[in-house]
Context: one part of a larger RNA
Molecule: small-subunit ribosomal RNA, central domain
Organism: uncultured bacterium
RNA sequence: UUGGGUUUAAAGGGUCCGUAGGCGGGCCGUUAAGUCAGGGGUGAAAGUCUGCGGCUCAACCGUAGGACUGCCCUUGAUACUGGCGGCCUUGAGUUAUGGCGAAGUGGCCAGAAUAUGUGGUGUAGCGGUGAAAUGCAUAGAUAUCACAUGGAAUACCGAUUGCGAAAGGCAGGCCACUAGCCAUAUACUGACGCUGAUGGACGAAAGCGUGGGUAGCGAACAGGAUUAGAUACCCUGGUAGUCCACGCCGUAAACGAUGGAUACUAGCUGUCCGGCAGCGAUGCUGGGCGGCCCAGCGAAAGUGUUAAGUAUCCCACCUGGGGAGUACGUCCGCAAGGAUGAAACUC
Numbered sequence: 001u002u003g004g005g006u007u008u009a010a011a012g013g014g015u016c017c018g019u020a021g022g023c024g025g026g027c028c029g030u031u032a033a034g035u036c037a038g039g040g041g042u043g044a045a046a047g048u049c050u051g052c053g054g055c056u057c058a059a060c061c062g063u064a065g066g067a068c069u070g071c072c073c074u075u076g077a078u079a080c081u082g083g084c085g086g087c088c089u090u091g092a093g094u095u096a097u098g099g100c101g102a103a104g105u106g107g108c109c110a111g112a113a114u115a116u117g118u119g120g121u122g123u124a125g126c127g128g129u130g131a132a133a134u135g136c137a138u139a140g141a142u143a144u145c146a147c148a149u150g151g152a153a154u155a156c157c158g159a160u161u162g163c164g165a166a167a168g169g170c171a172g173g174c175c176a177c178u179a180g181c182c183a184u185a186u187a188c189u190g191a192c193g194c195u196g197a198u199g200g201a202c203g204a205a206a207g208c209g210u211g212g213g214u215a216g217c218g219a220a221c222a223g224g225a226u227u228a229g230a231u232a233c234c235c236u237g238g239u240a241g242u243c244c245a246c247g248c249c250g251u252a253a254a255c256g257a258u259g260g261a262u263a264c265u266a267g268c269u270g271u272c273c274g275g276c277a278g279c280g281a282u283g284c285u286g287g288g289c290g291g292c293c294c295a296g297c298g299a300a301a302g303u304g305u306u307a308a309g310u311a312u313c314c315c316a317c318c319u320g321g322g323g324a325g326u327a328c329g330u331c332c333g334c335a336a337g338g339a340u341g342a343a344a345c346u347c
Stems, first nucleotide, its partner, number of pairs: 004318003007301002012315001014202004021195003025088007033081002035077008049065006091192001092189003095185006103178007110154001115149007125136002162170002207248006216242002221237004259314006267292011296303002320347003329340004
C1' cells in the first nucleotide's frame, strides 16, 4: 500500500460556521464527455510464457505463436454517471397563527445567611478536637437585641426536568434588547441539499496583563497538634486567587470515552412541550428527555428507532509497548506554555 478498523483493546477532531473539493430527489427532451460494442493504427527488438526444432542432454540458440491488460483515430449504442434545456414537489427554505424554556446581553430591585462597625443587655469564658493546643476574651469576648456598611451566592420550588446551531455551559425577581425551537395551517420559492481539507468563530477550571473589588472560602505561607519523622491528613490564622471591566491563554476523563447527514428495521413503559378527538377516564399524532427489551450486531460487557442493526455520502483518526506527546525545526503566546511532531536505542 491493499485490506481491516475507531464505546471499553491503538484510533471520533472540544464544538459549530463555512471555502475548495467529494457526494446528491422525481419526470421529459437533447448531447454523447465518462461507459459499452465493432473496425483501423500503434504498442521496436531482445526478454518472459506456450508449441516445435538444432547442438549426444542441459545451459544456450533458432522458429512460430501468445502476451504487451495501454494509447490514438473512426463508426455506432444510450441504461447509468456527467453537460445543456424544460417541468415537478416529497428534500431544503420562506410565510401566518399559537406556544415553550435556568438560551444570550445589559440594567434595576429583593430577602435569608456569613462578616465587620456602632450602641444596648450581660459576665467569664468562647472556640476548636478523637483528645488537645495554637487563637479570641475583664481594654468586657462568646451569647442576645437594634441599627448601619459591604461583598459574594441565590434555600424551598428542583425533577429520573428544561434550555442552548453545537460544545463549554445556563437557576432569586422584574424590565429592555437579541436569538432559537416546536406544533398547526394553507400559501410561496423550486433541489436552493449533505459533508467539509485549509480557514474563521466559540470554548470549563487554572493561569497571565491593566485597573477595580474582597464578605465567605482559600493554593502558598505561619503557628498548634498527630507521628519514629509528618515539608500531609485534623485545628487556628492567612496571601494570591475566587468577584467585576477590558485584553490574553486555548487546554480537560472538553465523556455518551460513541463525528455529521439521510432512509429503513418488533414492541412495552415513564416524563416534558404542542396538536386533534372525547363530558371524562383516555386514545391518536408531532418534537424532545429517560427506563426495559425483539430481531440483528458484538470478543464480551452490552447495544438495540436517541443503534454499537441494515445501507449510502462526506470528514477526522488508528497500525505493538517503552523512548514520547519528548527532541529538533516551524507557527502561535507577555509568560506559563500550546499546536505540529520524529529518530537512535530497547523489549